[in-house]
RNA sequence: UGCUUAUCCAGAAAGGUUGAGGGACUGCGCCCUGAGAAACCUUGACAACCCUGUAAACAGCCCUUGCUGCUUAUAGAAGGUGCCACAUCCUGUCCGCGGGACGGCUCUUAUGCCGCCGUGGAAAGAUAAGAC
Numbered sequence: 001u002g003c004u005u006a007u008c009c010a011g012a013a014a015g016g017u018u019g020a021g022g023g024a025c026u027g028c029g030c031c032c033u034g035a036g037a038a039a040c041c042u043u044g045a046c047a048a049c050c051c052u053g054u055a056a057a058c059a060g061c062c063c064u065u066g067c068u069g070c071u072u073a074u075a076g077a078a079g080g081u082g083c084c085a086c087a088u089c090c091u092g093u094c095c096g097c098g099g100g101a102c103g104g105c106u107c108u109u110a111u112g113c114c115g116c117c118g119u120g121g122a123a124a125g126a127u128a129a130g131a132c
Base pairs, nucleotide, nucleotide: 001131003130004129005128006127007126008125013043014042015041016040017039021032022031023030027090029089044084046082048081049080050079051076052075053074054073055072056071058069059068060067061066088124093122094121095120096119097118098117099116102115103114104113105112
């Protein structure tokens, strides 16, 4: 960083400085906040990725033992980031699926469409690794 891939319903505290906002964007949704927001610092935790170890499958090298690569699982937390209220707090824009009742439009009545409810995905966002 208008790139690629993966993950995002779990998890995790205190102290100091400071002094009014914060939860990305949308909404007069819902919350947090002078019993101290955001930011910065110190220590500690959590474990998503990188990382370290173990095991197994596969592949390559090798006379064999073995070595390397990759995938999955699992353990770890020395290091690099991250992270430590509420599901990415909910929601919204787009697409799909389902829908009892109600309202509206069309229609001769069905039907169909829209509103509405539920649900799944995309998009957007955040983080990591790679790439540039």
Model confidence (mean pLDDT): 77 of 100. A computed fold for a 132-nucleotide RNA from a Bacteroidota bacterium, annotated as SAM riboswitch aptamer (S box leader). The sequence was found by an Rfam model in a public genome assembly. Taxonomically the source falls in Bacteroidota (Bacteria, Pseudomonadati).